The RNA shown here (c-di-GMP-I riboswitch aptamer) has 85 nucleotides and comes from Ferrimonas kyonanensis DSM 18153. The coordinates come from a structure-prediction model, not an experiment, and the mean pLDDT is 88. The sequence was found by an Rfam model in a public genome assembly.
RNA sequence: AGCAGACAAAGGCAAACUUAACGAAAGUUAAGGACGCAAUAUCUCCGGUCUAAAGGCUUUGGCCAAUGAUAGCGGGAUUACCUCA
Numbered sequence: 001a002g003c004a005g006a007c008a009a010a011g012g013c014a015a016a017c018u019u020a021a022c023g024a025a026a027g028u029u030a031a032g033g034a035c036g037c038a039a040u041a042u043c044u045c046c047g048g049u050c051u052a053a054a055g056g057c058u059u060u061g062g063c064c065a066a067u068g069a070u071a072g073c074g075g076g077a078u079u080a081c082c083u084c085a
Stems, first nucleotide, its partner, number of pairs: 004083002012037002017032006035072001041078003045075003048070003055064003
């Protein structure tokens, strides 16, 4: 240095839920709060999943459909603290 992740150390992030705001929604942001996380740091390149405003179709019940969302659903790319074996 690389791989790896212990019954180590110093730290970090923050699920559900509540409040406020934004958004058509999914969801996001902030504050509180911790389920968990060794990349739960960053990025939509690939797949999955969620939503369906606009648009199209329609038997006006709905259906199709991302250009929207999810990085804490996986894969991938990039970066990073510590060090027992």